[in-house]
This is a predicted structure of a 77-nucleotide RNA (c-di-GMP-I riboswitch aptamer) from a Methylococcales bacterium. Lineage of the source: Bacteria > Pseudomonadati > Pseudomonadota > Gammaproteobacteria > Methylococcales. Of the family's consensus pairs, 95% are formed in the model. The sequence was found by an Rfam model in a public genome assembly.

RNA sequence: CUAUGCGAAAGCUAAAGCUACCGUAAGGUAGCGACAGAAAGUUACGGGUCCUGAUUCAGGAAAGCCGAACUGCCGAG
Numbered sequence: 001c002u003a004u005g006c007g008a009a010a011g012c013u014a015a016a017g018c019u020a021c022c023g024u025a026a027g028g029u030a031g032c033g034a035c036a037g038a039a040a041g042u043u044a045c046g047g048g049u050c051c052u053g054a055u056u057c058a059g060g061a062a063a064g065c066c067g068a069a070c071u072g073c074c075g076a077g
Base pairs, nucleotide, nucleotide: 001077002076004075005074012037013036017032018031019030020029021028022027035064041070042069043068045067046066047065049061050060051059052058053057
């Protein structure tokens, strides 16, 4: 420098579901849980998806769907 990952090591996140609370809803928070993940870290920039009200506009949600940008442990080259 490359995001390259054969085997490791240290770790990390946490699906579905259940319980409680918040929200019209999508969904969120906390606990349990563990499907899975080499960026399942950050952003919400493009496409796609979901909810509400309208009637083609406005507001909201997640992003572990695809792409993009930024950052990054260990090993390997």